[in-house]
RNA sequence: GGCCGAAUCCUUGGCUCGGUGCCAGGGAACCGGGGACCCAUCAGUUGGGGCGAAUCUGCGGUGAUCCCGACAGUAGCGCUGCUCUUUCGGCGCGAGCCCGUCAGCUAACCCGGUAGGCCGUAGAGAGAGG
Numbered sequence: 001g002g003c004c005g006a007a008u009c010c011u012u013g014g015c016u017c018g019g020u021g022c023c024a025g026g027g028a029a030c031c032g033g034g035g036a037c038c039c040a041u042c043a044g045u046u047g048g049g050g051c052g053a054a055u056c057u058g059c060g061g062u063g064a065u066c067c068c069g070a071c072a073g074u075a076g077c078g079c080u081g082c083u084c085u086u087u088c089g090g091c092g093c094g095a096g097c098c099c100g101u102c103a104g105c106u107a108a109c110c111c112g113g114u115a116g117g118c119c120g121u122a123g124a125g126a127g128a129g130g
Base pairs, nucleotide, nucleotide: 001119002118003117004116008028009027010026011025012024013023014022015021029114030113031112032111033110034109039104047102048099049098050097051096056073057072058071059069060068061067076093077092078091079090080089082129083128084127085126086125087124088123
């Protein structure tokens, strides 16, 4: 100076002589979950569900619904440097975690989160803006 992501901003009190810092709150904004009528659904241990782009199919290890892979793909997702939309090209991801027998949608209403991890990348065309 940028990127993924909701994960940013403001503020009060206490600890401290003060500063840095730490602790306990509040508000805004953004994000997620629960939750009627109506509508939808006809299932219920083969349990079911949520966050997220992260699903699904082969091949092999096996006898295997599990599990494994310096395997092959794939739904889908991200970056490409003034910003947005879009096209082409290029480079990547395609994980993990949670609830606990329970949840369709859902107004009012209720509850929760504001982390973590990276980079030195600056290709081209069109439209609009700045």